Predicted 3D model of a 472-nucleotide part of an RNA (small-subunit ribosomal RNA, 3' major domain) from Kaistella soli. The organism belongs to Kaistella, within Bacteria. The full RNA is in RNAcentral, with records from ENA.
Context: one part of a larger RNA
RNA sequence: UGACGGGGGCCCGCACAAGCGGUGGAUUAUGUGGUUUAAUUCGAUGAUACGCGAGGAACCUUACCAAGACUUAAAUGGGAAAUGACAGGUUUAGAAAUAGACCCUUCUUCGGACAUUUUUCAAGGUGCUGCAUGGUUGUCGUCAGCUCGUGCCGUGAGGUGUUAGGUUAAGUCCUGCAACGAGCGCAACCCCUGUCACUAGUUGCUAACAUUCAGUUGAGGACUCUAGUGAGACUGCCUACGCAAGUAGAGAGGAAGGUGGGGAUGACGUCAAAUCAUCACGGCCCUUACGUCUUGGGCCACACACGUAAUACAAUGGCCGGUACAGAGGGCAGCUACACAGCGAUGUGAUGCAAAUCUCGAAAGCCGGUCUCAGUUCGGAUUGGAGUCUGCAACUCGACUCUAUGAAGCUGGAAUCGCUAGUAAUCGCGCAUCAGCCAUGGCGCGGUGAAUACGUUCCCGGGCCUUGUACA
Numbered sequence: 001u002g003a004c005g006g007g008g009g010c011c012c013g014c015a016c017a018a019g020c021g022g023u024g025g026a027u028u029a030u031g032u033g034g035u036u037u038a039a040u041u042c043g044a045u046g047a048u049a050c051g052c053g054a055g056g057a058a059c060c061u062u063a064c065c066a067a068g069a070c071u072u073a074a075a076u077g078g079g080a081a082a083u084g085a086c087a088g089g090u091u092u093a094g095a096a097a098u099a100g101a102c103c104c105u106u107c108u109u110c111g112g113a114c115a116u117u118u119u120u121c122a123a124g125g126u127g128c129u130g131c132a133u134g135g136u137u138g139u140c141g142u143c144a145g146c147u148c149g150u151g152c153c154g155u156g157a158g159g160u161g162u163u164a165g166g167u168u169a170a171g172u173c174c175u176g177c178a179a180c181g182a183g184c185g186c187a188a189c190c191c192c193u194g195u196c197a198c199u200a201g202u203u204g205c206u207a208a209c210a211u212u213c214a215g216u217u218g219a220g221g222a223c224u225c226u227a228g229u230g231a232g233a234c235u236g237c238c239u240a241c242g243c244a245a246g247u248a249g250a251g252a253g254g255a256a257g258g259u260g261g262g263g264a265u266g267a268c269g270u271c272a273a274a275u276c277a278u279c280a281c282g283g284c285c286c287u288u289a290c291g292u293c294u295u296g297g298g299c300c301a302c303a304c305a306c307g308u309a310a311u312a313c314a315a316u317g318g319c320c321g322g323u324a325c326a327g328a329g330g331g332c333a334g335c336u337a338c339a340c341a342g343c344g345a346u347g348u349g350a351u352g353c354a355a356a357u358c359u360c361g362a363a364a365g366c367c368g369g370u371c372u373c374a375g376u377u378c379g380g381a382u383u384g385g386a387g388u389c390u391g392c393a394a395c396u397c398g399a400c401u402c403u404a405u406g407a408a409g410c411u412g413g414a415a416u417c418g419c420u421a422g423u424a425a426u427c428g429c430g431c432a433u434c435a436g437c438c439a440u441g442g443c444g445c446g447g448u449g450a451a452u453a454c455g456u457u458c459c460c461g462g463g464c465c466u467u468g469u470a471c472a
Base pairs, nucleotide, nucleotide: 001472002471003469004468005467007466008465009464010463011462012461013460015456016455019419020418021417022416023415026311027310028309029308030307031306032305033304034302035301042053043052064297065296066295067294068293069292070291076122077121078120079119080118081117082116083115084114088103089102090101091100092099093098106113107112124286125285127284128283129282133280134279135275136274137273138271140269145184146183147182148181149180150179151160152159153158164175165174166173190263191262192261193260195231196230197229198228199227200226201225205220206219209218210217234257237251238249239248240247241246313412317371318370319369320368321367322366323365329360330359331358334353335352338349339348340347341346378409383404384403385402386401387400388399389398425448426447427446428445429444430443431442
């Protein structure tokens, strides 16, 4: 100087408390361990691994296994030589890769171009080492800290500044002081959202005037909205306290009040943290194989254990009929109105739209009816049968539909998680990946919409000062 303390002081955080809803019990989905296997490819492992890499494993992907093949090779470039082909089609063998046969088969300004074959030089490796590395990422933590120049103090390590008294979300600001300044962080500048004004009105809107089944058409720019530019909030004003910074106020005004709400933004560093399998790269290793191609299988196994979710156990509910209201996105090998067929998944025809124009589209809610507390009209696992769709191909191993079947489960032990407001809870919708989909996942969007916080004694984590130490 740090680190640590079941030392002290001050302070903060859904850290506790006060509340609401979960997990732990059931079934299923998914990841992991273990076991099994020819293979169940590899990585991630307290917090900071376990719906993680994977934003989509039937083939491909694919790295794993079995079998069959190739050796300058699957790709690209340079040199040399030869040929006029290569590709494509038919066919034979084969599981295919591949090998064989037949058909067809270049351009030219004559310099060559192009392509193939042979040869040669460069290959290739998802093999090892993340404890050789770059880059990227997690975490402490959006915590308020981490440092420097000059000066001063100290033999020196170092100290001071950065401590103290107040204050703040903040090393934020004020006052004082052997310190005076500065940098990286904080804040602000950026984006979205909440109010108003101006500009602009099409594909959007409709108050007035016509018109219509319909903003449909004329017309209009007022309103909504769209999207560009501005205004607006600064403790600016008032009162109280205070030297000041600032604090308090159901104060005024205001759409908004003291950081208005949300996002992006992550200091010096810590964990030899993670990644050589995104990529790049040092070293080592393989080179008729640890490289490359193909078919089939595996990554989907299943006495078991754990994590994360979905659905429930019902009446604040289930079912049936009627009826209303979003936002954000996507669309041409696409989204599809509408009509018809089918109980339905879907099919057939057909129309509009490269889209504020056409299209994909709510559910909870509300109004009626029924069920009356039961393993039920709750719950839907499992299984039989019949189908639809995608795709060379749904056996291992796809989703969906109809019909039949109707398991466990009556609110869950010890323990444990999230959340402070348009939040929790609850309800549906969209997108990426994608032929299809094992999505109950991830990322977004809106609808309905709470309860509680006395307080900081205690648990956990963190910040500042101080003290002890046989630790570095």